Notes:
The prediction has a mean pLDDT of 83. This is a predicted structure of a 117-nucleotide RNA (FMN riboswitch aptamer (RFN element)). Of the family's consensus pairs, 100% are formed in the model.
[in-house]
Order: sequence, then structure tokens, then C1' cells
RNA sequence: UUAAUUCUUUGGGGCGGGGUGAAAUUCCCCAUCGGCAGUAUAGUCUGCGAGCCUUUUUUUGGCUGAUACGGUUCAAUUCCGUAACCGACGGUAUAGUCCGGAUGGGAAAAGAAUUAG
Repeated sequence: UUAAUUCUUUGGGGCGGGGUGAAAUUCCCCAUCGGCAGUAUAGUCUGCGAGCCUUUUUUUGGCUGAUACGGUUCAAUUCCGUAACCGACGGUAUAGUCCGGAUGGGAAAAGAAUUAG
């Protein structure tokens, strides 16, 4: 330094103001948030996780949101500018932001030990 194995730790953010109403952090106006890896720095590209379906269970399999234009550059749907868009399930006046499953699960990240080259 590389690889394998084991262990430990970490590992998702966000409703503030006004309006209507008997009742809304759920509707309307304004606001506000963005998991992991890859790649010129990404919620909207590619892949993954989460979620849902299937399955006795694990596995396997399936489903799964959203961006354009202009500029800079060797290189950017990632930067800069402008204007947009999206967000599981159950509960409740209709929820990305509240409560709940969840002191859960998890892509993955960091560290340690052992072994091998």
C1' cells in the first nucleotide's frame, strides 16, 4: 500500500407569517427542506438505499417522484444566472415540513484488529 474477514462507531432535513373556517403546521398566499455512491461540486443525470407489492421467513422477482433555457470551462442536465418542478404508508379538515410504525431498518462512511500478497 492492496485485498479478504471480523468488530466498533456514525449514518435525513424542514411550517415561520397571513387568510378562510366550528375545526387546517393538512386548504389558499408567502416561506422552507434535500440520504448514499459515481461523475467538474447533482433533491430532478446514472446506480443504490428507503417505501410499496410478492414471499411463511431470508432470498429472488416486480413497482417506485421531479428541469429547462442561457453563460463560463478542456470538461458541468452538478458551477453561475433566470425561471420551474418533485416528495411512501397509517392518522387527523386534504400533510415533503405535525403525530405514528421507528429506541426500527438502511445505502454507505470512518476507525480498529487479524490474515494474505